The RNA shown here (c-di-AMP riboswitch aptamer (ydaO/yuaA leader)) has 153 nucleotides and comes from Cohnella sp. AR92.
RNAcentral holds the sequence, with entries from Rfam.
The model forms 87% of the base pairs in the Rfam consensus.
The organism belongs to Cohnella, within Bacteria.
Its Rfam family is "c-di-AMP riboswitch aptamer (ydaO/yuaA leader)". From the family's description: This family represents a conserved RNA structure found upstream of the ydaO and yuaA genes in Bacillus subtilis and related genes in other bacteria.
Its mean pLDDT, the model's own confidence on a scale to 100, is 75.

RNA sequence: GCUUGAUUUACGCUUAAUUUCCAACGGCCGCGUUGGGAAGCGGGGGAACCAGUCAUUUGGGGCGAAUCACCGGUCUAUCGAUGAAGAUGGCCGGUCGUAGGGUACCAUCUACCCGAGUCCGUCAGCUAACCUCGUCAGCAGGAGAUGGGUCAG
Repeated sequence: GCUUGAUUUACGCUUAAUUUCCAACGGCCGCGUUGGGAAGCGGGGGAACCAGUCAUUUGGGGCGAAUCACCGGUCUAUCGAUGAAGAUGGCCGGUCGUAGGGUACCAUCUACCCGAGUCCGUCAGCUAACCUCGUCAGCAGGAGAUGGGUCAG
């Protein structure tokens, strides 16, 4: 340089969510539960400078991929008000909708899937020092092509 094959699939994957030490209890042999600590990873608050020149109940902000748009509703609140129409917000439903996210080394395309939920409590731009919080939960379905990388012959 050419060519062939492989490119991880529960010993795995999504996620920050892993490793380890001490004590007590249980179990009986390196296991489990609770509490505390360390390291690693991740989030929030917090100067100067910079940004902003507006915002302050139609509150505002954070984590997260999870935002936004349109349509509908014999629902609900406010305005309107003699009443109605209507407007705005909330709640519910819909769309092979959408920003964005996932498909197992990376990128692109096709195909498939997700596009939730929750926290703070009137309050927070960035932000060194500093302060503070989390370390859960879930998956038995886990695709194809092109190019690159890596490994083997």